The prediction has a mean pLDDT of 82. Transfer RNA from a Bacillota bacterium, 87 nucleotides, folded computationally. Its Rfam family is "tRNA".

RNA sequence: GCCGGUGUGAUGGAAUUGGCAGACGUAGUGGACUCAAAAUCCACCGGUGGCAACACCGUGCCGGUUCGAAUCCGGCCACCGGCACCA
Repeated sequence: GCCGGUGUGAUGGAAUUGGCAGACGUAGUGGACUCAAAAUCCACCGGUGGCAACACCGUGCCGGUUCGAAUCCGGCCACCGGCACCA
C1' cells in the first nucleotide's frame, strides 16, 4: 500500500426490512425490609439546559442521500486479521 472484519452509556449486549437508540443484564445511586447487615423487593441510572414539566443533543469522526439513518453512500481515524513490498 491492497482486501476483509469491528467501533453503540461505566460495562456486557440488543434494536427483523431505514421508522420511539441503548431492550435485557452487571455495576452504581436512593428507598423498603432488618436490632444491624447480607439476601430480596421497588424506583432511578447517556450528555447539556431547566426548580420542575420538558426541550435539545447523542450509535468512532466529518459530510451526503432520505419525510426519516446505528443501519444506505463518500472520505477519514482506531483496533483485529489476511495479502503484498522489504532494493